[in-house]
RNA sequence: AAAUUUGCUACGGGAGAGACUACUCGUUGUAGCGCCGAAGGAGCAACCACCCCGGAAACUCUCAGGCAAAAGGACCGUACAUAUUA
Numbered sequence: 001a002a003a004u005u006u007g008c009u010a011c012g013g014g015a016g017a018g019a020c021u022a023c024u025c026g027u028u029g030u031a032g033c034g035c036c037g038a039a040g041g042a043g044c045a046a047c048c049a050c051c052c053c054g055g056a057a058a059c060u061c062u063c064a065g066g067c068a069a070a071a072g073g074a075c076c077g078u079a080c081a082u083a084u085u086a
Stems, first nucleotide, its partner, number of pairs: 002085003006081002009079005018033001020032004034067003040063001041061003047055002
């Protein structure tokens, strides 16, 4: 000086879908219908590995979650830390 791994860290970016209807007026409530996929979960599978045990999507499902704002948010970037390589 560089690449990569990990993150209980900090900052920035970050989509979709009814501020629906009824009841209650305690409203972050209950019920009904409709809808969304990018927490989590489940399924299929290219592929990776293959002695065994395995890993595996942003696809599919919609259990959970969500459908004004806020919050949350996969993921991305920067910084820092961490580990490895040379």
A computed fold for an 86-nucleotide RNA from an uncultured Pelagibacteraceae bacterium, annotated as Glycine riboswitch aptamer. It was read from a public genome assembly, where an Rfam model found it.